[in-house]
RNA sequence: GCUAGAGUAGAUGCCCUGCGUUUAAGUGUUAGAGAAUGGGACGUUGUCUCUAAACGAAAGGACUUAAUCCUUUAGUCCUGCGGUAGGUCAUCGCGUCCGCUGCU
Repeated sequence: GCUAGAGUAGAUGCCCUGCGUUUAAGUGUUAGAGAAUGGGACGUUGUCUCUAAACGAAAGGACUUAAUCCUUUAGUCCUGCGGUAGGUCAUCGCGUCCGCUGCU
């Protein structure tokens, strides 16, 4: 000096455990502010946090219980639903510069 590779924040899927479904949820959208992000520095059209605004849900069954009189309240459990939260695994996975490993 050439060349190859490792390594991020995260994304998707399965499984497990929760939350909500009786609503000011959560997720998602827009605007503003901020934070972190391969081993190091810088960095966003990627990620996260906060504020504001708009929008916005799929329920059903069983048992027990109180009053009531055949309908309702409360609790428990089960099956679903939500572009729902977290975790393991699998797959994918930094832009510039420098570095690390291998080859030459």
The RNA shown here (THF (Tetrahydrofolate) riboswitch aptamer) has 104 nucleotides and comes from Candidatus Atribacteria bacterium UBA6794. Of the family's consensus pairs, 94% are formed in the model. Model confidence (mean pLDDT): 81 of 100.